Transfer RNA from Candidatus Beckwithbacteria bacterium RBG_13_42_9, 71 nucleotides, folded computationally. Taxonomically the source falls in Candidatus Beckwithiibacteriota (Bacteria, Bacteria candidate phyla). Its Rfam family is "tRNA".
RNA sequence: CGGGGAGUAGUCCAGUGGUAGGAUGCGCGCAUGGGGUGCGUGCGGCGAGAGUCCGAUUCUCUCCUCCCCGA
Numbered sequence: 001c002g003g004g005g006a007g008u009a010g011u012c013c014a015g016u017g018g019u020a021g022g023a024u025g026c027g028c029g030c031a032u033g034g035g036g037u038g039c040g041u042g043c044g045g046c047g048a049g050a051g052u053c054c055g056a057u058u059c060u061c062u063c064c065u066c067c068c069c070g071a
Base pairs, nucleotide, nucleotide: 001070002069003068004067005066006065007064010024011023012022013021018054025043026042027041028040029039030038031037047063048062049061050060051059
């Protein structure tokens, strides 16, 4: 320099035009004499900017970060 892939909750992953969900974590409650553990409930997120669209996490463009291949 060229090509490809990935950025979503503290962490690991789904979701591919209209509602962002799961596990884990954290807070609270219940069970236990207390812990461990289990159950219930709550908290918390779409890398940045622009465009298209009635509507963008999703489609297009640019940039940023990371990974792989080639030179």